[in-house]
């Protein structure tokens, strides 16, 4: 060096052929309890790796590029 797949919340994942981002877990605050654990109820948390283009509109589709895996050379 050529070729492919992966990057989305703190963590693991989703998002149905472009329609305005979600769920467990965890975490904070409530309720139950003498207290803790369980469970319930809310609630915060995200520039969808990063910088560009197409599009009214992009997590998705195009270029660039960074990272990680896996081939082949």
């Nucleotide at each position: 060096g050529c070729g492919g797949g992966c990057g989305u919340a703190a963590c693991u994942c989703a998002a149905u052929u472009g329609g305005u981002a979600g769920a467990g877990u965890g975490c904070a605050a409530c309720u139950u309890u003498c207290c803790c654990a369980a469970a319930g109820u809310u609630g915060a948390a995200g520039u969808u790796g990063c910088g560009g283009g197409u599009u009214c509109g992009a997590g998705u589709c195009c270029c660039g590029u960074c990272g990680c895996c896996c081939g082949c050379u």
Predicted 3D model of a 73-nucleotide RNA (transfer RNA) from Candidatus Thermochlorobacter sp. The RNAcentral record of the sequence draws on ENA and MGnify.